[in-house]
Order: sequence, then C1' cells, then structure tokens
RNA sequence: GCUGGCAUGGCUCAACGGUAGAGCAACCGCCUUGUAAGCGGUAGGUUGUGGGUUCGAUUCCUACUGCCAGCA
Repeated sequence: GCUGGCAUGGCUCAACGGUAGAGCAACCGCCUUGUAAGCGGUAGGUUGUGGGUUCGAUUCCUACUGCCAGCA
C1' cells in the first nucleotide's frame, strides 16, 4: 500500500428496518452465627464519529477514527 472483519451499560456478547436485551460485575433486600454460594429486585447505553437512504436505522449506503487478520 491492497483486501476483509470488528466497534452496543464497567466486562463478555445478543438484537430479520419498528419500545436496545442477556450473563457476569455494582448496589439494595432475603437466606446464614458470619462470609461465600443461592434467591428476589434496582440502577447503569447520546449503539466509535460525521453524513446519506427511509415514515422509522444498532441494522442499509458512504467517509473518517481505532483495533485485529491476511496479502504484498
């Protein structure tokens, strides 16, 4: 330099164009002599950034940024 993939709560990942969810972690409660485990609940996201398409975009298109892989 060329090609491809990925970017979503603190972390790991979902989400056929139609209200963004799960597990773990955090917090509160139950249980326990106590802790852990277990059970119930709560909060936490301008979906990497800027444009475009659409009635409507995490999803489609485009540019950029970062990371990963392959080729040279």

A computed fold for a 72-nucleotide RNA from a Minisyncoccota bacterium, annotated as transfer RNA. It matches the Rfam family "tRNA". Rfam classes the family as a transfer RNA. Gene Ontology term of the family: triplet codon-amino acid adaptor activity. The coordinates come from a structure-prediction model, not an experiment, and the mean pLDDT is 82.